[in-house]
RNA sequence: CCUUGAAAAAGGCAAACCGUAUUGAAAAAGCGGGACGCAAAGUUAACGGCCUAAUUCCCGUUUAAGGGAUACGGUGGCUGAACUGCCGGG
Numbered sequence: 001c002c003u004u005g006a007a008a009a010a011g012g013c014a015a016a017c018c019g020u021a022u023u024g025a026a027a028a029a030g031c032g033g034g035a036c037g038c039a040a041a042g043u044u045a046a047c048g049g050c051c052u053a054a055u056u057c058c059c060g061u062u063u064a065a066g067g068g069a070u071a072c073g074g075u076g077g078c079u080g081a082a083c084u085g086c087c088g089g090g
Stems, first nucleotide, its partner, number of pairs: 002090004012038002017033004022029002036077001042083003048078001049075003056069004
């Protein structure tokens, strides 16, 4: 440098769910608990997917109710990509 994750060591992350007088319109995020899993479940939100629809627009209308579209809001534990990285084997 390339490749690999059977066994092992040191450590790391933390789904569902529960709590919360944290933030938010919501989706969701934060914090505490928890542990299904993860060898990149480390970083990056430009593209695609997915979630939400405050705002804006349209329909409708009784200045209503209601319906539709929309990301400038989210999600990397959705995967493609880029960069970085511990330990062991070859």
Description
A computed fold for a 90-nucleotide RNA from a Smithellaceae bacterium, annotated as c-di-GMP-I riboswitch aptamer. The model forms 95% of the base pairs in the Rfam consensus. The sequence was found by an Rfam model in a public genome assembly. Its Rfam family is "c-di-GMP-I riboswitch aptamer". From the family's description: GEMM was predicted in a large-scale screen for bacterial structured RNA regulatory elements. Taxonomically the source falls in Smithellaceae (Bacteria, Pseudomonadati, Syntrophia, Syntrophales).